[in-house]
Context: one part of a larger RNA
RNA sequence: UGACGGGGGCCCGCACAAGCAGCGGAGCAUGUGGUUUAAUUCGACGACGCGAAGAACCUUACCUGGGCUUGACAUGCACUGGAAAGCCGUAGAAAUACGGCCUCCCUUCGGGGCCGGUGCACAGGUGGUGCAUGGCUGUCGUCAGCUCGUGCCGUGAGGUGUUGGGUUAAGUCCCGCAACGAGCGCAACCCCUGUCCCUAGUUGCCAGCGUGAAAGACGGGGACUCUAGGGAGACUGCCGGUGACAAAUCGGAGGAAGGUGGGGAUGACGUCAAGUCAUCAUGCCCCUUAUGUCCAGGGCUACACACGUGCUACAUUGGCCGGUACAGAGGGCUGCAAACCCGUGAGGGGGAGCGAAUCCCAAAAAACCGGUCCCGGUUCGGAUUAGAGGCUGAAACUCGCCUCUAUGAAGGCGGAGUUGCUAGUAAUCGCGCAUCAGCAACGCCGCGGUGAAUAUGUUCCCGGGCCUUGUACA
Numbered sequence: 001u002g003a004c005g006g007g008g009g010c011c012c013g014c015a016c017a018a019g020c021a022g023c024g025g026a027g028c029a030u031g032u033g034g035u036u037u038a039a040u041u042c043g044a045c046g047a048c049g050c051g052a053a054g055a056a057c058c059u060u061a062c063c064u065g066g067g068c069u070u071g072a073c074a075u076g077c078a079c080u081g082g083a084a085a086g087c088c089g090u091a092g093a094a095a096u097a098c099g100g101c102c103u104c105c106c107u108u109c110g111g112g113g114c115c116g117g118u119g120c121a122c123a124g125g126u127g128g129u130g131c132a133u134g135g136c137u138g139u140c141g142u143c144a145g146c147u148c149g150u151g152c153c154g155u156g157a158g159g160u161g162u163u164g165g166g167u168u169a170a171g172u173c174c175c176g177c178a179a180c181g182a183g184c185g186c187a188a189c190c191c192c193u194g195u196c197c198c199u200a201g202u203u204g205c206c207a208g209c210g211u212g213a214a215a216g217a218c219g220g221g222g223a224c225u226c227u228a229g230g231g232a233g234a235c236u237g238c239c240g241g242u243g244a245c246a247a248a249u250c251g252g253a254g255g256a257a258g259g260u261g262g263g264g265a266u267g268a269c270g271u272c273a274a275g276u277c278a279u280c281a282u283g284c285c286c287c288u289u290a291u292g293u294c295c296a297g298g299g300c301u302a303c304a305c306a307c308g309u310g311c312u313a314c315a316u317u318g319g320c321c322g323g324u325a326c327a328g329a330g331g332g333c334u335g336c337a338a339a340c341c342c343g344u345g346a347g348g349g350g351g352a353g354c355g356a357a358u359c360c361c362a363a364a365a366a367a368c369c370g371g372u373c374c375c376g377g378u379u380c381g382g383a384u385u386a387g388a389g390g391c392u393g394a395a396a397c398u399c400g401c402c403u404c405u406a407u408g409a410a411g412g413c414g415g416a417g418u419u420g421c422u423a424g425u426a427a428u429c430g431c432g433c434a435u436c437a438g439c440a441a442c443g444c445c446g447c448g449g450u451g452a453a454u455a456u457g458u459u460c461c462c463g464g465g466c467c468u469u470g471u472a473c474a
Stems, first nucleotide, its partner, number of pairs: 001474002003471003007468007015458002019421005026312008034303002042051002062298007071122001075121008086101006104113003124287002127285003133281002135276003138272001140270001145184006151160003164175003190264004195232007209219003235258001238252005314414001318373006330361003335354002340349003380411001385406007427450006
C1' cells in the first nucleotide's frame, strides 16, 4: 500500500422486511449429470430451453460397413489424351465402375482456353494446446470509481490531490484544505415514448356538403385520427420554508410532463492464466493409401436414476355451448393467398387481389351478454394407448407435425428450502417474427389487451461504496 475480520462508523441495491405470483410434490416438454451403447460427436460447470434463430437424409464433427489416394477444394510445372456436362443400359445400398448415344471455343496453325489421366511441388485435418495467441464475449457492475502532470511531505515503499463538513442516482455539486490543474469513467450529446405547432395528403373523415338501399363506396374536403420530416417544450426557470449568504432539499404554482419524466443504446483502470484453437484468424506439435476425402445405414432422439429451466393442471374469480366487440408490432413473389365449393376436422379444390399505409396472413384472446354443469377425481385434468385419416418431403420404422373417434393416467395447491417483481410493473390474455421443405417452439426475441397488492423501516441475511481500526496474510 492492499486484502481480510463472526471490528467500528456512514450509505446504497427487490438485499431483508411489507406484499403478490411462483418453483420444490404430479404429468409432459427441454437441457445437464450419471448409466448404457458399435456410436450415444464436441464444448460450457457461478454451467444446465447455453453455443443450437430448427439433428428423419443433409446438417454431422460420432459409429459400422463399402470406396478413393495430387485427393471433395487452391496454385504452379512437365508429359499425355480429350470438350466438360448430360441421357440410356449393366453391376451395386450408394459412392463408383464399364459400355453406348450425344458433343466445344479462339487461333498468327506454333499453340491457348476448358476438362480428364500420369508424375512432382503440395492440398486437406471440427486432430492437440484458450496455460503460446489475435479477435470476440461473460463477470464483478451502470458499481462510482481508476489515474496522471507539476508542486509539497517522506531515507524509502509511498502519501497528498481523491481526506474533512454538507449534498447527490453519481469523485454530482458547494464549502474548507499544500495543494493547483487535468484525463478515463458519471452526466449531457444519440434512439424510442409522453404534449403542442408547422409542412405534406391515393391511410384517415359524413367532421360540413352532395350521390347512394348500404359500405369512405363515389364526388369532394386536409378539419380530425394517423403517417414522417422539421420545430417548440423542463431549466430547480418562478414562489415560499429549511440550509452556511453555498450546493442542495421540502412544499407549491403553472404545465401534457417535473426535479435524471418513462424506456433503450452506451460498460472506466482492472479481476477471474474466466470462456472460445468447433465462427474466423494464428505460433508450435501431430496425421499424410489417413486423424484427409466420398457414400449407405445407424447414432446425436438410448433410460434404473439425480438436478436445473419451462408448459399444463389440480377447478365454480371455474369448465362447456351459443352470440357479440376492441389491438399493436410484424411477414409475404421458387411468396402471402381472399370469395366460393368439398370434408366433423386436419386439410383439399379454387384462384380474385397483392412486390403491398392499397391485397393477404387475420380469428386477436382474456373481457362482455345469454344458457348449462353444482363439489363428484366430476361436463375438473389431460398423460397414455388403439384405430382411422391429413400435410411436408426421394424417403416419416428407428425419429416429424397435425386432425378425428375411442381410451381416459397422475394430479385434492405441494417438506426442508428457494425464485421473480416497486407501476402500466407483477399477475393474466392472446398476436407476430427469425431459423425453417416440414417440425418435436411449451424455447427465444418482440407486440399489444386487462391490470393489482405492498414498502412501518434498515436490527438481521446477501452483494457493493467511502472513512477508520486490528493483523503472525501478500

The part of an RNA shown here (small-subunit ribosomal RNA, 3' major domain) has 474 nucleotides and comes from a metagenome. The RNAcentral record of the full RNA draws on SILVA. Rfam family: Bacterial small subunit ribosomal RNA. Rfam links the family to the GO terms ribosome and structural constituent of ribosome. Its mean pLDDT, the model's own confidence on a scale to 100, is 84.